[in-house]
């Protein structure tokens, strides 16, 4: 260098200002937000997690991007224009309110004991 095992900690953000209305953070104008690993820095590429379905197990389903520039290399940077967002509840239809959740988890960091 490599490798086995144990333990600890961490591990999701967001409707401001208005309009209509009996009633809306749910509609309308608009605002704000973006888990993890990979890769030239990613909500929209590839995969994972959460969610739903199912098995003895393996699994299956599952949202969204174009373009110009720079570069050895960018759907990731810069410019422009777009799009997406589980389930249940709620006096009015929810990415943002309430709830399962002081939960779960991809993973991240650190410490200990061995092997070689």
């Nucleotide at each position: 260098a490599u490798u086995u095992u144990c333990c600890u900690u961490c591990g999701g953000g967001g409707c401001a200002a208005g309009g209509u209305g009996a009633a809306a953070u749910u509609c309308c104008u608009u605002a704000c937000c973006g888990g993890c690993g990979g890769u030239a820095c990613a909500g929209c590429c590839c995969g994972c997690g959460a969610g739903c379905c199912g098995u003895u197990a393996u699994g299956g389903c599952a949202g969204a991007c174009c373009u110009g520039g720079u570069u050895a290399a960018a759907u990731u940077c810069c410019g422009g224009g777009g799009c997406c967002g589980a389930c249940a509840g709620u006096u009015a239809c929810a990415g943002u309110c309430u709830g399962g959740a002081u939960g779960g988890g991809a993973g991240a960091a650190g410490g200990g004991a061995g092997a070689a």

A computed fold for a 116-nucleotide RNA from a Bacillota bacterium, annotated as FMN riboswitch aptamer (RFN element). Taxonomically the source falls in Bacillota (Bacteria, Bacillati). It was read from a public genome assembly, where an Rfam model found it. Rfam family: FMN riboswitch aptamer (RFN element). From the family's description: The RFN element is a highly conserved domain that is found frequently in the 5'-untranslated regions of prokaryotic mRNAs that encode for flavin mononucleotide (FMN) biosynthesis and transport proteins. The prediction has a mean pLDDT of 84.